[in-house]
The RNA shown here (Bacterial RNase P class A) has 381 nucleotides and comes from a Phycisphaerae bacterium. Its mean pLDDT, the model's own confidence on a scale to 100, is 78. The sequence is in RNAcentral, with records from ENA. The model forms 94% of the base pairs in the Rfam consensus. Lineage of the source: Bacteria > Pseudomonadati > Planctomycetota > Phycisphaerae. Its Rfam family is "Bacterial RNase P class A". It is annotated as a ribozyme. Gene Ontology terms of the family: ribonuclease P activity, tRNA processing and dimeric ribonuclease P complex. A source record names the gene rnpB.
RNA sequence: GGAGCGGGCGAGGCGGUCGCUCGUCCGGCGCUUCGGUGUCGGGCGGGAGGAAAGUCCGAACUGGGCAGGGCACGGUGGUCGCUAACAGCGACCCGGAGCGAUCCGAGGGAAAGUGCCACAGAAAACAUACCGCCCCCGACAAUUCGGGGGUAAGGGUGAAAAGGUGCGGUAAGAGCGCACCGCGUCGCGGGCGACCGCGGCGGCACGGCAAACCCCACCGCCAGCAAGCCCAAAUAGGCAGCGAGAGGCGGCCCGUCUCGUUCGAGCUGCGGGUAGGGUGCUUGAGCGGCCUGGCAACAGGCCGCCCAGAUGAAUGACCGCCGUCGGAAUGCGCUUCGCGCGUGCCGAUAACAGAAUUCGGCUUAUUCGCCCGCUCCGUCC
Numbered sequence: 001g002g003a004g005c006g007g008g009c010g011a012g013g014c015g016g017u018c019g020c021u022c023g024u025c026c027g028g029c030g031c032u033u034c035g036g037u038g039u040c041g042g043g044c045g046g047g048a049g050g051a052a053a054g055u056c057c058g059a060a061c062u063g064g065g066c067a068g069g070g071c072a073c074g075g076u077g078g079u080c081g082c083u084a085a086c087a088g089c090g091a092c093c094c095g096g097a098g099c100g101a102u103c104c105g106a107g108g109g110a111a112a113g114u115g116c117c118a119c120a121g122a123a124a125a126c127a128u129a130c131c132g133c134c135c136c137c138g139a140c141a142a143u144u145c146g147g148g149g150g151u152a153a154g155g156g157u158g159a160a161a162a163g164g165u166g167c168g169g170u171a172a173g174a175g176c177g178c179a180c181c182g183c184g185u186c187g188c189g190g191g192c193g194a195c196c197g198c199g200g201c202g203g204c205a206c207g208g209c210a211a212a213c214c215c216c217a218c219c220g221c222c223a224g225c226a227a228g229c230c231c232a233a234a235u236a237g238g239c240a241g242c243g244a245g246a247g248g249c250g251g252c253c254c255g256u257c258u259c260g261u262u263c264g265a266g267c268u269g270c271g272g273g274u275a276g277g278g279u280g281c282u283u284g285a286g287c288g289g290c291c292u293g294g295c296a297a298c299a300g301g302c303c304g305c306c307c308a309g310a311u312g313a314a315u316g317a318c319c320g321c322c323g324u325c326g327g328a329a330u331g332c333g334c335u336u337c338g339c340g341c342g343u344g345c346c347g348a349u350a351a352c353a354g355a356a357u358u359c360g361g362c363u364u365a366u367u368c369g370c371c372c373g374c375u376c377c378g379u380c381c
Stems, first nucleotide, its partner, number of pairs: 001377011012322007020047012049352001053363002056361005061224004073220005078092005093107001094105004108215002113213002115209003130155002132151008163181006182204001183202008228279004238270005245259005286305008323349005329343006
C1' cells in the first nucleotide's frame, strides 16, 4: 500500500424568534358541598428511537379457574455457566466452510418400533449384477458365439452403493490374511462436563432421513392495559313503594282534547348497563460514574440523578455562529503517482423511521461519519 474479518460510538452543538404538549407555581374569570374544579394568560422545568417497527419469543402486572397432579397438545434440545425468565447471552466441545482473522450448525435418540429414500440405476437395505474380470463345457480353422459357475477389484447410475488406502493372496477376486485409518467394545489417564488422548480386543455387525410418526429429558393453565378497577348522565328496559289522577290549550276558572284508574298514568327511591370522565400511567429486573469478583455473559458495593405520558394523538418551523463531510482553488512541507497541514469559497448535514402499560431479547429496515482490535498478500528497512 492492497484485500478482508470482528466489534463499538454518534445520529450534530450553542444562541435567538414563533408555536405544540405535560407537570408545577402565580394571576383573572366561571362553578362549588369551600375540599376543589373548568377555562384563559404568564413564569419555570421536562418532551422519541437505535430500531420507538415486526408483534416473533420471554417476563412483570391484571383478571378468570378452590388447590395440586395427570392425559392430550405445544415448545425447547451439545456442555458448563449467566439471568426474574427466554427460542436470549457468555465461555468451551463437536461437525462443516475459509490459507487465515473468522463464520455457519433445532447439535438428544436411527442396535425400541413404524414409515420414507423422487429420477437414474442390476440393486436404496433380509442386498444385488448392466458393462466388465476369471474358470469350466460345447460349436468353429480362427476371430467369436452359446451354456454353466465364480467375483464385486474396475467402469457405469445416483444426493447417497454395503468400510477406506496399501501390501500379500487368488483362476479372477473378496477383511480372505496383514499394517495404518475408520467403526464397535473394554480398560487407563485428563477435564465439573460436552469431549479428548493412549492402550488391549473384535474382521466389521451398525447406509441416510426424527423442522416423518415416534421415544427420551426439560419447560409450558387461559386471556390480555380494548387487562382490570372506580365515578357516572340523557333515553329505554328492570325492581320496590305511594298512587287517582297527570299533561296540552290558557294569566286563572270554566270548558275542551290526550293518557290513565283489572292492561297502573304520574311521582319517589334503588339497581345494572351505555355515552362520557377518572384510575391503571410511568420510580423502574431504572440511568450515570467509580471500585471489587469473574476469561466473559454477569453479579455485588458506594455515590449521584429523576429522564415523554399524549388520546384525531404533542415533541415542530425559521435565522445566525461553530463543528463534521465532499468539491474545485491556493500557499507550505514531504515528495513517485500523490499525501499531510493551513487559508478562504461553494455545496451537503442525508437514510430508516416515529412512543401509546412496562421491561429483557431476537429479527427486520437504514444514511453519513468516526474509532478500536485482528488476518492474509505485496514492497521497503